[in-house]
A computed fold for a 72-nucleotide RNA from a Gloeomargaritales cyanobacterium, annotated as transfer RNA. It matches the Rfam family "tRNA". By type it is a transfer RNA. RNAcentral holds the sequence, with entries from ENA. Taxonomically the source falls in Gloeomargaritales (Bacteria, Bacillati, Cyanobacteriota, Cyanophyceae).
RNA sequence: GGCAAAAAAGAGCAAUGGUUAGUUCAUUGGGCUCAUGCCCCAAAAGUGUAAGUUCAAAUCUUACUUUUGCUA
Numbered sequence: 001g002g003c004a005a006a007a008a009a010g011a012g013c014a015a016u017g018g019u020u021a022g023u024u025c026a027u028u029g030g031g032c033u034c035a036u037g038c039c040c041c042a043a044a045a046g047u048g049u050a051a052g053u054u055c056a057a058a059u060c061u062u063a064c065u066u067u068u069g070c071u072a
Stems, first nucleotide, its partner, number of pairs: 001071007010025004018055001027043005048064005
C1' cells in the first nucleotide's frame, strides 16, 4: 500500500427497516440485618463522526476516525 471484519450504558453481549433499543454483571438509592455480605424493590447510564435513501435507520448506502486480522 491492498483486502476483510468490528465499533451499541462503566464492562460483556442481544435487537426482521416499524411498540419507549433490551439482558447479565457493575454503579446509586431504599428495604432487610446489631453490622457487613446475600436477598428484594427502584433509579441513572446508549447505537464511533458526518451526510444520503426511506413515511420510518442501531440496521441499508457513501465518506471519515479508531481497533483487529490477512497479504505484498